[in-house]
RNA sequence: CUGCGACAAAGGCAACCCCGUCGCAAGACGGGGACGCAAAGCCACAGAUCUCUGCGAGGAGAUGGCUGGGCUGCCGAC
Numbered sequence: 001c002u003g004c005g006a007c008a009a010a011g012g013c014a015a016c017c018c019c020g021u022c023g024c025a026a027g028a029c030g031g032g033g034a035c036g037c038a039a040a041g042c043c044a045c046a047g048a049u050c051u052c053u054g055c056g057a058g059g060a061g062a063u064g065g066c067u068g069g070g071c072u073g074c075c076g077a078c
Stems, first nucleotide, its partner, number of pairs: 003078001004076002012037002017032006035065001041071003045068003048063006
C1' cells in the first nucleotide's frame, strides 16, 4: 500500500415512533430515542421507487438506511 472484516480496541452514525419547524407533497431539519449499520461518511451519474404537474410526450422534486458506480476515511486478528 492492497485485500479482508475479528467474541479486538478507540470511537462514530441513528431506523421506527413522538414533539417542533419548513414544504402542495414525497420528504428534509432540530430535539428525544435506538432498529440496526464496517463506511448507515460524501456524490442524484445509471437504474428503481415515491411526490407534484401535464391530455400526452414530458417536466420539476425526493429517497445515498433501495441497487450499481465514483470519491474519501478509523483500526489491524488475518
c-di-GMP-I riboswitch aptamer from a Chromatiales bacterium, 78 nucleotides, folded computationally. Of the family's consensus pairs, 95% are formed in the model. Rfam family: c-di-GMP-I riboswitch aptamer. A reference for the family is Weinberg et al. (2007), "Identification of 22 candidate structured RNAs in bacteria using the CMfinder comparative genomics pipeline", Nucleic Acids Res. Gene Ontology term of the family: cyclic-di-GMP binding. It was read from a public genome assembly, where an Rfam model found it. Its mean pLDDT, the model's own confidence on a scale to 100, is 91. The organism belongs to Chromatiales, within Bacteria.